RNA sequence: GAUUUAUAAAGAAGUGGCUAGAGACAGGCUCUUUGACCCACUGGCAACCCUCCCAAACGGAGAAGGUGCCAAUUCCUGACCGGGUAACAUGGUGUUAUUUGGAAAUAUAAAUU
Numbered sequence: 001g002a003u004u005u006a007u008a009a010a011g012a013a014g015u016g017g018c019u020a021g022a023g024a025c026a027g028g029c030u031c032u033u034u035g036a037c038c039c040a041c042u043g044g045c046a047a048c049c050c051u052c053c054c055a056a057a058c059g060g061a062g063a064a065g066g067u068g069c070c071a072a073u074u075c076c077u078g079a080c081c082g083g084g085u086a087a088c089a090u091g092g093u094g095u096u097a098u099u100u101g102g103a104a105a106u107a108u109a110a111a112u113u
Base pairs, nucleotide, nucleotide: 001113002112003111004110005109006108007107008106013042014041015040016039017038021031022030023029025078026077027076028075043070044069045068048066049065050062051061052060053059074105080102081101082100083099084098085097086096087095088094089093
């Protein structure tokens, strides 16, 4: 890197360093020299792996270790598919707007390769 499965509305910041962009991509919007992003240290959140209980669970408890995470719902929307509503046009039906679900995309974990 690829595949599979699961999860993504909750939760968790201080100090120091470095400097100009950062939030995956596009559009929007936001953060940022009152120093963001990134890095280090410390702290924390969570509970995928893990440990224990249970006959067992997709049940309960824990947090030493391996990851992850600590602005905004995955910040919001995103070519596609289905449903609702409204307006307009209409022979069938369609177009536009909006809303909702799915898929896709992205991220993380675990397993396989």